[in-house]
C1' cells in the first nucleotide's frame, strides 16, 4: 500500500434534546448533554438527494445540510 480480520493504544467526534446568541428560513454558533461514527476531519463544484427563500412557477435562481450518498484530500492505530 492492498487484503483479510476472531486483534487493538492513546484517546477523538458528538444525534436528538435543553439554553443563550445569529439568521426571512432551511439552519449555525456558543454552553450542557450522548444517539451514534474507523474518518461523524476538511473540502458544495462543473455529480445527485433533500429541505429552505424569492420569482418570470411542474421552470429557474439563490442558500441550508459534509451526521444524505458520490467524489477529492489530510490524519492516527497496528493482529495476520
Nucleotide at each position: 500500500a492492498a487484503c483479510g480480520a476472531c486483534a487493538g493504544u492513546u484517546g477523538c467526534c458528538a444525534a436528538a434534546c435543553c439554553c443563550g446568541c445569529c439568521g426571512u428560513g432551511a439552519g449555525g454558533c456558543g454552553g450542557g448533554g450522548a444517539c451514534g461514527g474507523a474518518a461523524a476531519g476538511c473540502c458544495u463544484a462543473a455529480g445527485g438527494g433533500u429541505c429552505u427563500u424569492g420569482u418570470g412557477c411542474u421552470g429557474c435562481a439563490a442558500g441550508a445540510u459534509g451526521g444524505c450518498c458520490g467524489g477529492g484530500u489530510u490524519g492516527c492505530c497496528a493482529c495476520g